[in-house]
Molecule: RNase P RNA; transfer RNA
Organism: Candidatus Desulfovibrio intestinipullorum
RNA sequence: GGAGCCGGGCGGAUCGCCGCUGCGCUCUUCCUGCACAGGCCCCCUGGGCCUGAUGCAGAGAAGGCGGAGAGGAAAGUCCGGGCUCCACAGGGCAAGACGCCGGGUAACACCCGGGAGGGGCGACCCUCUGACAGCGCCACAGAAAGCAGACCGCCCUGCUUGCAGGGUAAGGGUGAAACGGUGGUGUAAGAGACCACCAGACACGCCAGUAAUGACGUGUGCUCGGCAUACCACGUCUGGAGCAAGACCAAGUAGGGGAGGCGGCUCGCCCGGCCCCAUGCCUCCCGGGUCGGUUGCUUGAGGGUACGGGAGACCGUGCUCCUAGAGGAAUGGCGGUCCCGCGCCUCCUGAUCCGUCAGGCUGCGCGGACAGAACCCGGCUUACAGUCCGACUCUCUGA
RNA sequence: GCGCCCGUAGCUCAGUUGGACAGAGCAGGAGCCUUCUAAGCUCUUGGUCGGGGGUUCGAAUCCCUCCGGGCGCACCA
Numbered sequence: 001g002g003a004g005c006c007g008g009g010c011g012g013a014u015c016g017c018c019g020c021u022g023c024g025c026u027c028u029u030c031c032u033g034c035a036c037a038g039g040c041c042c043c044c045u046g047g048g049c050c051u052g053a054u055g056c057a058g059a060g061a062a063g064g065c066g067g068a069g070a071g072g073a074a075a076g077u078c079c080g081g082g083c084u085c086c087a088c089a090g091g092g093c094a095a096g097a098c099g100c101c102g103g104g105u106a107a108c109a110c111c112c113g114g115g116a117g118g119g120g121c122g123a124c125c126c127u128c129u130g131a132c133a134g135c136g137c138c139a140c141a142g143a144a145a146g147c148a149g150a151c152c153g154c155c156c157u158g159c160u161u162g163c164a165g166g167g168u169a170a171g172g173g174u175g176a177a178a179c180g181g182u183g184g185u186g187u188a189a190g191a192g193a194c195c196a197c198c199a200g201a202c203a204c205g206c207c208a209g210u211a212a213u214g215a216c217g218u219g220u221g222c223u224c225g226g227c228a229u230a231c232c233a234c235g236u237c238u239g240g241a242g243c244a245a246g247a248c249c250a251a252g253u254a255g256g257g258g259a260g261g262c263g264g265c266u267c268g269c270c271c272g273g274c275c276c277c278a279u280g281c282c283u284c285c286c287g288g289g290u291c292g293g294u295u296g297c298u299u300g301a302g303g304g305u306a307c308g309g310g311a312g313a314c315c316g317u318g319c320u321c322c323u324a325g326a327g328g329a330a331u332g333g334c335g336g337u338c339c340c341g342c343g344c345c346u347c348c349u350g351a352u353c354c355g356u357c358a359g360g361c362u363g364c365g366c367g368g369a370c371a372g373a374a375c376c377c378g379g380c381u382u383a384c385a386g387u388c389c390g391a392c393u394c395u396c397u398g399a
Numbered sequence: 400g401c402g403c404c405c406g407u408a409g410c411u412c413a414g415u416u417g418g419a420c421a422g423a424g425c426a427g428g429a430g431c432c433u434u435c436u437a438a439g440c441u442c443u444u445g446g447u448c449g450g451g452g453g454u455u456c457g458a459a460u461c462c463c464u465c466c467g468g469g470c471g472c473a474c475c476a
Stems, first nucleotide, its partner, number of pairs: 001395004006390005012338007020069002023066003027063004031058005036052007071370001075381002078379005083242004090271004095238005100114005115128005129233002134231001136227003151172002153168007180198006199223002201220005207214002246295004256286007263275003288475003302321008339368006347360005400472007409425004418456001427443005449465005
């Protein structure tokens, strides 16, 4: 220098003008109420109306001033929680999710650390219960596909000399996959039939580890296929619905008609429990009305920082900060300057095979992504112009 | 915002304990028949199974993820 891999961060800056949505102040005007002052009227110990350069209060309307205003994914809605309601959430079945071990957490399908297997030269990445519970599947090809099995070949026997019977898994061929591998003994030919070494499996013992698991030793010739992202088994977890949850106020209508069901308790079935009980309740269809306001609503498993604990995810303590709440839905538009990237022109420097190439200054032009909160958090996944920081690997070249 | 469903040829659909070349009808093309057209008959073209990844020997089918399309849900009485 090139190629790569992992982790973390930013995701244009600033000024001017014009706008949008909350919040605060109450400065100005209007408004409302009370008091006060003046005037008028009446059914005159009382009450009403009008006016106000008057005072106090409200903060309703408009203006003014101050301050705030999208994200790392706000997205997909794939998981997990908070919160709210359902008259309780208890058991069983069903259904669904997860699946090596330990830890973190409010919880998780997430994260951290470890283990095993696989891929990559490597940094590093991917995967994870059980196939000795059962039940299945393994097309085509092939002789044979899961416990049996003889097509060619090899060997033996018989004879009718190219056939029959038998032995054989060493060799050929098929396939994704063919019943351990190499060498020897042995044999009619062969074969863990036997032997040595290697690989694996199972059982036992022992050591290390919380565990998954690993190391070692002994024995058994035991060599035993794959698929559970097929059914299933085992273990763990899950009540349901979702802010259009729920609560309050206001307005308005025909407080209606038809069909079906008969208890309800928020997907299904059974039991238990609770509540209620016929002028009742539920479901569907037809018809009618409103298509408004307030709340829930943003201070939260919250951010930053320091110290401490831990290998890490993370946890604890102190200090500090307040940072959108819209509702056909605000958070924007235009212009200037700067920044970054690309292209072009002029000029300069260097190289040159005189064709150009590399670098730099100025100017001009174009571009600056993905994408927009909707009750709130923690994750995952996906999209993303460009850029910064840190750790590491391979390779080339020079010293 | 929340809940749910679908995607196979130009169109309408089949195809699921995963199996070889993914089929049918209509449409399109060519030929026969006819004076010509239609109808009829014969042959034929046409597929990223919405995209990508995974499991598997093998995926339209099973799993994950993304894309596109569609449906339903307000309150009162």